Predicted 3D model of a 135-nucleotide RNA (c-di-AMP riboswitch aptamer (ydaO/yuaA leader)) from a Fimbriimonadaceae bacterium. The sequence was found by an Rfam model in a public genome assembly. Its mean pLDDT, the model's own confidence on a scale to 100, is 77. The organism belongs to Fimbriimonadaceae, within Bacteria.
RNA sequence: GCCCGACCAAGGCCUAAUGUCGCGACCGUGACAGCGGGGGACCCGUUCCCCGGGGUGUAUCCGGCCCAUGCGCCGGAAGGGUGGUUCUUGACCCUAACCCGACAGCUAACCUCGCCGGCCGAUGCAAGAACCGGG
Numbered sequence: 001g002c003c004c005g006a007c008c009a010a011g012g013c014c015u016a017a018u019g020u021c022g023c024g025a026c027c028g029u030g031a032c033a034g035c036g037g038g039g040g041a042c043c044c045g046u047u048c049c050c051c052g053g054g055g056u057g058u059a060u061c062c063g064g065c066c067c068a069u070g071c072g073c074c075g076g077a078a079g080g081g082u083g084g085u086u087c088u089u090g091a092c093c094c095u096a097a098c099c100c101g102a103c104a105g106c107u108a109a110c111c112u113c114g115c116c117g118g119c120c121g122a123u124g125c126a127a128g129a130a131c132c133g134g135g
Base pairs, nucleotide, nucleotide: 011120012119013118014117018033019032020031021030022029023028034115035114036113037112038111039110044105052103053100054099055098056097060077061076062075063074064073065072078095079094080093081092082091084131085130086129087128088127089126090125
């Protein structure tokens, strides 16, 4: 000096999942702000009742195949992601996981809960239109 690999940092991405301040026995805990969820009237809506029902989340539905009925495979629809934002078109990828426990429509007041986790560390999939921000 070159090549390959690993780790880390600035910084960035998905996600509601961030910031600040205090206390502490420094593996914890509290408050405020911000973001997000659940419960909960009148009115309105619903007509269920054990084959349960419901919630968070994009993560659901339909058709077919095998009959090894497996949480499998194929196809389609729908939904989500792709580096400031929205729309259109195309391309690529993904469609999990968990919770409540017989119970919940909407819902003002009110009550209550969460702020995890995963990944990149590269000009990041493109084109068009309209914006935003910076120089």